Molecule: transfer RNA
Organism: Patescibacteria group bacterium
RNA sequence: CGGGGACUAGCUCAGUUGGUAGAGCGCAGCGUUCGGGACGCUGAGGUCGGGAGUUCGAGUCUCCCGUCUCCGA
Numbered sequence: 001c002g003g004g005g006a007c008u009a010g011c012u013c014a015g016u017u018g019g020u021a022g023a024g025c026g027c028a029g030c031g032u033u034c035g036g037g038a039c040g041c042u043g044a045g046g047u048c049g050g051g052a053g054u055u056c057g058a059g060u061c062u063c064c065c066g067u068c069u070c071c072g073a
Stems, first nucleotide, its partner, number of pairs: 001072007010025004019056001027043005049065005
């Protein structure tokens, strides 16, 4: 320098054909227990890496940029 992939909750990751963002683990509260763990119930937590465009509507489509990673030179 050229090309591919990844970026969504604290962590690991889903998210279908563009239509109100989810799971597991973790965290908080409650129940249970002498207490803890395990288990059960409830809850908090997100400008979907940044910006722009298309659209009635974008995590999803298009363009630019950033970070990480792989391949090639």